This is a predicted structure of a 268-nucleotide RNA (Bacterial large signal recognition particle RNA). Its mean pLDDT, the model's own confidence on a scale to 100, is 78. It was read from a public genome assembly, where an Rfam model found it. Rfam family: Bacterial large signal recognition particle RNA. Rfam's curators write: The signal recognition particle (SRP) is a universally conserved ribonucleoprotein involved in the co-translational targeting of proteins to membranes.
[in-house]
RNA sequence: CCGUACCAGCCGGGGGAGCAGCGGGGCCCUGAACCCGAAGUCCGCUAUACGCGGGGGUGGAUUCCCGUUCCGAGGACGGAGCUUGCGCAGUCUGUGCCGUACGGAAAUGUGAUGACAAACGGGUCUUGCGCGAUUCGCGGCUGUGAACCAUGUCAGGUGGGGAACCAAGCAGCAUUAAGCAGUUUAGCGGAUGCGCCGCGAGGCAGCCUGUUUCGAGCAGGAACUGCGGCGUCGUGCGUGAUCCUUCGUUCGACGUUCGGGUGUGCGG
Numbered sequence: 001c002c003g004u005a006c007c008a009g010c011c012g013g014g015g016g017a018g019c020a021g022c023g024g025g026g027c028c029c030u031g032a033a034c035c036c037g038a039a040g041u042c043c044g045c046u047a048u049a050c051g052c053g054g055g056g057g058u059g060g061a062u063u064c065c066c067g068u069u070c071c072g073a074g075g076a077c078g079g080a081g082c083u084u085g086c087g088c089a090g091u092c093u094g095u096g097c098c099g100u101a102c103g104g105a106a107a108u109g110u111g112a113u114g115a116c117a118a119a120c121g122g123g124u125c126u127u128g129c130g131c132g133a134u135u136c137g138c139g140g141c142u143g144u145g146a147a148c149c150a151u152g153u154c155a156g157g158u159g160g161g162g163a164a165c166c167a168a169g170c171a172g173c174a175u176u177a178a179g180c181a182g183u184u185u186a187g188c189g190g191a192u193g194c195g196c197c198g199c200g201a202g203g204c205a206g207c208c209u210g211u212u213u214c215g216a217g218c219a220g221g222a223a224c225u226g227c228g229g230c231g232u233c234g235u236g237c238g239u240g241a242u243c244c245u246u247c248g249u250u251c252g253a254c255g256u257u258c259g260g261g262u263g264u265g266c267g268g
Base pairs, nucleotide, nucleotide: 001268002267003266004265005264006263009058010057011056012030013029014028015027020046021045022044023043024042034055035054036053037052064261065260066259067258070255074251075250076249077248078247079246080245081244083241084240085239086238087237088236089235092234094233096230097229098228099227100226101225108219109218110217117213118212119211120210121209122208123207124206125202126201127200128199129198130197131195132194133192134191135190136189137188138187139185140183141182142181143180144179150175151174152173153172158167159166160165
């Protein structure tokens, strides 16, 4: 060095989630990805943790192993930004709306048949009294109203008496009490969510009204400005979502550069 039979290695890797942790499977990325079987109230493991069981291929190297350069799909975390949801803030000078004060443009109305203003009187308001009204009660009047236990008169009858006569007394008649009914009810008392009512007192800011004085305005109200309120939009702060952009940190497939490393038996 060659042949043959074997051993190691290799036949994918990564991110994220999950896990005490490491892998697998499920999700995502990469792309050359041997087959079969099981894997979510999961499977296999324990820092020597980069799967488990069975089969097949390759196999000493351009292909396996280690280190290294560059490129870099994609993911994770954090910051900023766009859009947007929610919460808070008016001691956020913006904006919108509302109120108020100031202001007083214009149209219009009103005014010498007297504006504004002032003075005085009255009303509106409060309270007391009166009157009326309504209502309740008492009372008056009318009618009715008692088998006996109301009154008067008491036929007949009853009792007493020698008699004259006396006594009680039913029915009837008359009257009346309580009660009942009615009333066009004199009068008295009480009450009041009543009154274009009267009188007195108080009050009199505003409003209405009358009289007088004065003698030319008055009403109306825009812009601007101040103050107060609300919190629509905006703004600020906090928090969440989305997507894209950007920055930083981190993991990093595929590809790529350079260097190094790796057997055993038998035969020739």